[in-house]
Context: one part of a larger RNA
RNA sequence: GGCGCGCGGAGGAUGCCUUGGCGCCGAGAGGCGAGGAAGGACGUGGCUAAGCUGCGAUAAGCUCCGGGAAGCCGCUAGCAGGCAGAGAUCCGGAGAUUUCCGAAUCGGGCAACCGGCCCGGGGUCAUGCCCGGGCAGCGACCACUGAAUGCAUAGGUGGUCGCAGCGAACGGGGGGAACUGAAACAUCUCAGUACCCUCAGGAAGAGAAAGAGAUAUCGAUUCCCUCAGUAGCGGCGAGCGAACGGGGAUCAGCCCAAACCGCGUACGUGCAAGCUCGACGGCGUUGCGUACGUGGGGUAGCGGGAUUCUCGAGGGCCUGCGUCGAAAGGCCCACAGAGUUACAAAGGCACGGUCUAGCCGAACAUUCUGGAAAGUUUGGCCAUAGAGGGUGAUAGCCCCUUAGGCGAAAGAUCGUGCUCUCUGCGAGGACACCCAAGUAAGUCCGGACACGUGGAACCCGGACUGAAUCCGCGGGGACCACCCCGCAAGGCUAAAGACUACUCGGCGACCGAUAGCGAACCAGUAGCGCGAGCGAAAAUGGUGAAAAGUACCCCAGUGAGGGGAGUGAAAAGUACCUGAAACCGCGUGCCUACAAACCGUGGUAGGGCUAUGGCCUUCGGGCCACGCCUGACCGCGUACCUUUUGCAUAAUGGGCCUGGGAGUUACCGUCUGCGGCAAGGUUAAGGGUCUCUAGGCCCGAAGCCGAAGCGAAAGCGAGUGCGAAUAGCGCGUCUAAGUCGCAGGUGGUAGACCCGAAAACGGGCGAUCUAACCAUGGCCAGGAUGAAGCGGAUGUAAGAGUCCGUGGAGGUCCGAACAGUUUGAGGUUGAAAACUCAUCUGAUGAGCUGUGGUUUGGAGCAAAAGACUAUUCAAGCCCGUAGAUAGCUGGUUCUCCCCGAAAUGCCUUUUGGGGCAGCGUCGGGAGAUGAAUCGCGGGGGUAGAGCCACGGAAUGGGUCUGGGGGGUUACCCACUUACCCGUCCCAAUCAAACUCCGAAUACCGCGAUGUUCAUCCCGGCAGUGAGUCCCUGGGGGAUAAGCUCCAGGGUCAAAGCCGAAACAACGGAGACCGACGGCUAAGGUCCCUAAGUAUGGCUAAGUGCGUAAGGAAGUACGGGUGCGAAGACAGCGGGGAUGUUGGCUUAGAAGCAGCCAUCAUUUAAAAAGUGCGUAACAGCUUACCCGUCGAGCACUCGUGCGCCGAGGAUGAUCGGGACUCAAGCCAUACACCGAAGCCACGGGUUGCGUCAGGCCUGCGGGCCAGGCGCAGCGGUAGGGGAGCGUUCGACUCUAGGUUGAAGGACGACCGUAAGGACGUCUGGACGAGGUCGAAGUGAUAAUCCAGGCACGAGUAACGAUAAAAGUGGUGGGAAUCCACUUCGCCGAAAACCUAAGGUUUCCUGGGGAAGGUAAUUCCGCCCAGGGUUAGUCGGAACCUAAGGCGAGGCCGAAAGGCGUAGUCGAUGGACAACGGGUUAAUAUUCCCGUACCACGGCACGGCCCAAUACCCGAGGAGGGGUGGAGGAAGCUAAGUGAGCGCACGGAUUGAAGUGUGCGUGCAAGCCCGUAGGGGGUGCCGAAGGAAAAUCCUCGGCACACAUACCCCGAGAGGCGAUGCGGAGGCCGAUUUGGCGCCGAAGUCACCGAUGCUCUGCUCCCGAGAAAAGCUUCGCGGGUCAUGACCGUGUCGUGUCCGUACCGCAAACUGACACAGGUAGGAAGGGUGAAAAUCCCAAGGCGCUC
Repeated sequence: GGCGCGCGGAGGAUGCCUUGGCGCCGAGAGGCGAGGAAGGACGUGGCUAAGCUGCGAUAAGCUCCGGGAAGCCGCUAGCAGGCAGAGAUCCGGAGAUUUCCGAAUCGGGCAACCGGCCCGGGGUCAUGCCCGGGCAGCGACCACUGAAUGCAUAGGUGGUCGCAGCGAACGGGGGGAACUGAAACAUCUCAGUACCCUCAGGAAGAGAAAGAGAUAUCGAUUCCCUCAGUAGCGGCGAGCGAACGGGGAUCAGCCCAAACCGCGUACGUGCAAGCUCGACGGCGUUGCGUACGUGGGGUAGCGGGAUUCUCGAGGGCCUGCGUCGAAAGGCCCACAGAGUUACAAAGGCACGGUCUAGCCGAACAUUCUGGAAAGUUUGGCCAUAGAGGGUGAUAGCCCCUUAGGCGAAAGAUCGUGCUCUCUGCGAGGACACCCAAGUAAGUCCGGACACGUGGAACCCGGACUGAAUCCGCGGGGACCACCCCGCAAGGCUAAAGACUACUCGGCGACCGAUAGCGAACCAGUAGCGCGAGCGAAAAUGGUGAAAAGUACCCCAGUGAGGGGAGUGAAAAGUACCUGAAACCGCGUGCCUACAAACCGUGGUAGGGCUAUGGCCUUCGGGCCACGCCUGACCGCGUACCUUUUGCAUAAUGGGCCUGGGAGUUACCGUCUGCGGCAAGGUUAAGGGUCUCUAGGCCCGAAGCCGAAGCGAAAGCGAGUGCGAAUAGCGCGUCUAAGUCGCAGGUGGUAGACCCGAAAACGGGCGAUCUAACCAUGGCCAGGAUGAAGCGGAUGUAAGAGUCCGUGGAGGUCCGAACAGUUUGAGGUUGAAAACUCAUCUGAUGAGCUGUGGUUUGGAGCAAAAGACUAUUCAAGCCCGUAGAUAGCUGGUUCUCCCCGAAAUGCCUUUUGGGGCAGCGUCGGGAGAUGAAUCGCGGGGGUAGAGCCACGGAAUGGGUCUGGGGGGUUACCCACUUACCCGUCCCAAUCAAACUCCGAAUACCGCGAUGUUCAUCCCGGCAGUGAGUCCCUGGGGGAUAAGCUCCAGGGUCAAAGCCGAAACAACGGAGACCGACGGCUAAGGUCCCUAAGUAUGGCUAAGUGCGUAAGGAAGUACGGGUGCGAAGACAGCGGGGAUGUUGGCUUAGAAGCAGCCAUCAUUUAAAAAGUGCGUAACAGCUUACCCGUCGAGCACUCGUGCGCCGAGGAUGAUCGGGACUCAAGCCAUACACCGAAGCCACGGGUUGCGUCAGGCCUGCGGGCCAGGCGCAGCGGUAGGGGAGCGUUCGACUCUAGGUUGAAGGACGACCGUAAGGACGUCUGGACGAGGUCGAAGUGAUAAUCCAGGCACGAGUAACGAUAAAAGUGGUGGGAAUCCACUUCGCCGAAAACCUAAGGUUUCCUGGGGAAGGUAAUUCCGCCCAGGGUUAGUCGGAACCUAAGGCGAGGCCGAAAGGCGUAGUCGAUGGACAACGGGUUAAUAUUCCCGUACCACGGCACGGCCCAAUACCCGAGGAGGGGUGGAGGAAGCUAAGUGAGCGCACGGAUUGAAGUGUGCGUGCAAGCCCGUAGGGGGUGCCGAAGGAAAAUCCUCGGCACACAUACCCCGAGAGGCGAUGCGGAGGCCGAUUUGGCGCCGAAGUCACCGAUGCUCUGCUCCCGAGAAAAGCUUCGCGGGUCAUGACCGUGUCGUGUCCGUACCGCAAACUGACACAGGUAGGAAGGGUGAAAAUCCCAAGGCGCUC
């Protein structure tokens, strides 16, 4: 170290549980709000600090009424103290109170704050201050008032009423997308959806026919079922999609306008046409007409009404010019009817029901176990109650409840009755008065109707035109006629019907803490974001019956934690039920130190052990290896998933574990199975009823499907259509079963198996970043250059010009702050999501910067880069449409059994996708059809072959004729030719698109054999349509490719096994399972390694164990030719000569540079020379000859096996070792080995057959299990079949269970598998099994999700390299804390003040778990206590800028936009305090001293004397009031030196000052008015300043031009100050930190600002806020002598908010205690031009390992 076992830790799965959710049902309620809502802020408790709950200064509460009955003071313990039978707490009803914000409403505003006015009250001498009430806008009505302008109106004021704002869905209306679908896209679709806006109600809307229809009718609207996916619409695509009619729910109808009459008002007419009628009398602004208002009347479509006539119809009273009569009208009574939701309208009383608190409510004991009884046992009881919950385990009889019954002072609501209220002409005739006008209709353009412009009616709108009145008008799908239906242009209307934020009650084959709402828990919280908005996790929600929550002891830091003891049934010990796995340990059995790897599997030696087995048993146990653990060694063996032709692949995915995680549901089709009924089947909506909600039963025939078809249709019908047809043909009939449920397969429409875009569109949120702009402020050390202008000189006729000076310009120069970012380096899991270091650019300008504001998404802004718009930009962010779409990628979860593909054809904006066919499977049917073999009969034009068989291609030769060329010739003829073409002949050829020919195969037909291998048809369901290699035949390519495209076949794919070393596609061979049987195939038989060391040859090359052209006396064998005892071949000995150095050439050439010739002689033989050699010779040698030797020699052809040819990158190889008469090669023979093949044995399963059973039967058959026989049983996509397990339900309050359920751990048991038992331990309350049923039903993979835990790794790092060291203290513990002494760093900061921002971080005491990059006694951490003091500082009570809002107003579909008067809004204007001291922590705030401002009272003084003073209010005028740059002067701050003061001066020597150190200071205010700067004064007039003006302005005159006068104005000086402070001293006390006390000098000089004078002065051009305070003018109004105003003094008053602390940073902004960023002020010494640089002071730090 590995495997196993045992025991732990860590972790929080599993089981059980439920406080919380989810879904639904019934009922209620359907709103709240100016009487101040919803929602908040802040408060509120005796101890209460925080949170939740309640409540509101009457504050966990007050009053009354009712209920209730013993305790109570919420969650929440405790202390203290109270309340309560005089009825508390608590519950219900009604009241009171109810801070501030919020519609928010007195004004304002950054919500919870600030500031007013009026009236009343308290308080003060008075102001200030406190309390209560009122004071917004708009609309309606009423009243008063009232401009220009006479009446009037606008406007103003007051009163009454209303509106507003919030709220889940539902509803009406105004606007209105896109993704998507159409496999693209534009009409279309999605969809009038999402969304925005507006308004309303408990419902809304619609609604009583100018309707629907069809030749018949119906009779308001709404909703459900159906009609019907029909008629239609539709790029006639995708899709969209009615109505009539029928069945139901519920039912309800009315009122006006007009005609006519009366009255009122106005106008016209103008004395009578009138006053109801008749008679008589009388009267008279009467009558008539028009307009408006009002009362009556009146409301319809077989038209109605008005008017008028006729007829009919209770009683009484009255009547208006007088009397009489009539008519008519009015009032009352009776009668009748109706009514509070329309048709008219408001209540009251009584009774009853329901709701808002409640009350009564039966019946049990015992035994045993146990911690506990409800369990068990025994015996009872109640039940209109055995629903449910609780109680120490499971309770009808213990408790709360339950069945049943009872109950309300008060409030709400409903019903009934009474009271009350309202109403009460019908018929017939005549007449022709009325019956809704810019309307209906038309034209054009749109919209909506299912209907997309279509033949397009009907309805609605815009524009333009524009009728009729019943003898009329509209409609009936263009239009016309006839006919029929209806009566528009006014209005109201319940019920049936939609929804549920909210209340009550109930239910669930819904979830049970990763589930269920996001949220079981203090969750819309923490947190993130500028914002809109997004949005968790839970120390798991769980100790226990009860805290009985561990007294006491020990270790220890008065820790954390632990050990004892104790409690408890059990430690279950608050990190608490159970407590799995990853992961981390401790112990132990076996193994492991020369050995290799998908880590296993098979075998097995050794070691250890003993059980759910076997045997024995005295039931205690004992024995046993065939069991278990380990395992040296040996054989075989490259994970899984996905995707692929093909993966160990070095192609994808997964760190590991646990939990979660994907074909569902609805409707409509279709098929199969089962069931009901059957020529029929079936109900839908709805209704009834039962039991009392879980449901059952019944009714309901509307409708649908089927029973009849054919035709385009009319139509006809077992037929019909075509047709002249009785013909023929097509489709039907004959042959006939459907329908309704349930389940399953599959399709369609829906998100439709899950996860995944980039995008599109809608509505909002963002300019705290950044871009630009607007307003108002601020900043830029120092140095340099020297423009214009001006002055002087010179010069000129005058000029121009030149020089000197002055001057101080400039998108000028150098260079800090500041701004930027050129280059390099570092950094790159950073210090930093853009920085650091060095370097660099601009730095008076188009500069930089603060604060406030404006502009926004197809939009802004942009000195323009597609830059920037909150770390996001070729279209921001958030939410929504939305589960967009994704022909694409990935993933898709238990088991077994049977069968089993495809990668092809055609079409395709198609090629990685589809449709149809092909191939698979399942069911049904058919029948001998298929395959195979044989026989017979066919057609063909391939392979081959051929070409004098066609038409072509094509080489050589010959010949002939012609052509061309050449020569000759005067020309022709003729001749010639190494050229070309052609004919013919000879020889040799070629072909996919040649054929005189022509197979094998293949194909077709018929027949036979033949059996289950198959085949055909119909139907359900697929998958496949990327193929690959090998062989054969071909095309392309190069007769290349592991290339590509076809055809035929095979394998793989989807196939394991044996062989080929290893090796999908090659050779052998198709694995159901088992075994220690046998035979073979390919291939093998020396060892690795199973089987022959077989036989005969060959090979010598390790050929074998890679290769070609070519090469070679390799070797073996075979053939041919020649030579050879007359002596071959080879060797050895000898010869190899002469003419001659042949001739030529040459310097030379002699056999041998070269050229020519190559003869002759001697000889046995010898070249005018084969090679070497020389300058040339020479020399050597060969051919040739002789001798010697003594038998074969030479050449050539062919065959087998070998040799050379033969070079590659880390070290080699035939698989290795190794092999040579082989273990190579060839041949041969017999054996053997060899596979999951075959045989034999046993077993399983499927199919078929058969045998005898059981059950059912409609007698055809079907189902079930079994015996025997035969055959099959590799398998991806895929089809079919059978099962296992999980959760929940029914039986079921099951069996079982505290003598121990579920869950967990372990075990050697059972089953073919998924799985199932049993036992022990743990656990401590549930819960199997069986049969059915319903599903959120099964996970090693989705770069899946959540949590936990590993590895990396004790590794990198610990955030500026400004630096530490020592001593002492504290403490359990000190590098780090405290004190001290040294050292180092900053010092235009790394010191100080201050704005923003933060919000207690400040100070003190205590603490150390967490935070602090380590430690910590320490802290910006935790706990507790404390701390911020203002008339003068800042802000408000003052003002206005940009800009915001905005009464009225203007504009706009709505929302809303703009804007006047106004009102807000600082970054600006205005405005009164300084010095010192003091605290642990505040100070211009407290204290001391000295001042100032405003207002009020009082006192004194002055002025005014009746309006001319004075006050108030809008108004006029002045003023406030403004740029940049520049230079100078005078000063001050600050500094330095001297002087002065104090202290020191020490051991040896010198020095005693001229040394060293420290100090040497002081405000506002008041008085004075300097340097300097600026300014005329008075009078008169005027038509300007919206009226007035004595003011301003303008004009004129006079005087003066200054040393006058007035204004501005630093500084100095004096007072302030006989004060404060002050180095230092040490008299005092002390807790040793400090406190207290005393207290010197205090002068002069120099230097000198960027500060002050100075908002001045000079110059320049880009010409540089507003308003108020303040001064002044007068108009209007007011007041008055106890007065107004002015001045002085004195006494009072003086509100609210901020004030701590950090503030270049550890407290802000950057996720951090982060090397970044962050506006302004002040500015010491030396050096220096300087704010540069370097070094120092004050002060602060050494950067938390």